The prediction has a mean pLDDT of 82. Predicted 3D model of an 87-nucleotide RNA (c-di-GMP-I riboswitch aptamer) from an uncultured Nitrospirota bacterium. Its Rfam family is "c-di-GMP-I riboswitch aptamer". Rfam links the family to the GO term cyclic-di-GMP binding. The model forms 95% of the base pairs in the Rfam consensus.

RNA sequence: CAGUGAAAAAAGCAAACCAUCUGUAAAGAUGGGACGCAAAGCCAAGGGACCGGCCAGUACAUGAGUCCGGUUAGCCCGGUUGCCACG
Numbered sequence: 001c002a003g004u005g006a007a008a009a010a011a012g013c014a015a016a017c018c019a020u021c022u023g024u025a026a027a028g029a030u031g032g033g034a035c036g037c038a039a040a041g042c043c044a045a046g047g048g049a050c051c052g053g054c055c056a057g058u059a060c061a062u063g064a065g066u067c068c069g070g071u072u073a074g075c076c077c078g079g080u081u082g083c084c085a086c087g
Base pairs, nucleotide, nucleotide: 001087003086004085005084012037013036017032018031019030020029021028022027035074041080042079043078046076047075048072049071050070051069052068053067058064
């Protein structure tokens, strides 16, 4: 310091589920708990999934998505920072 995560070691995160709280909801926070994770650290710009809505615009006709607002970084892509070891 490009690259790699086979072996070893140190440190770390925490799905489902349960409890309490927040939210219309998707979901989130805290505690318990571990399915997994080498970025499962951070960032919703692009695509996807999911929730809500008809204020604007669209279409054509009152509920719809190609629209609007949101959730998801543990769906993918991208950006950015970083531990250990090997090299």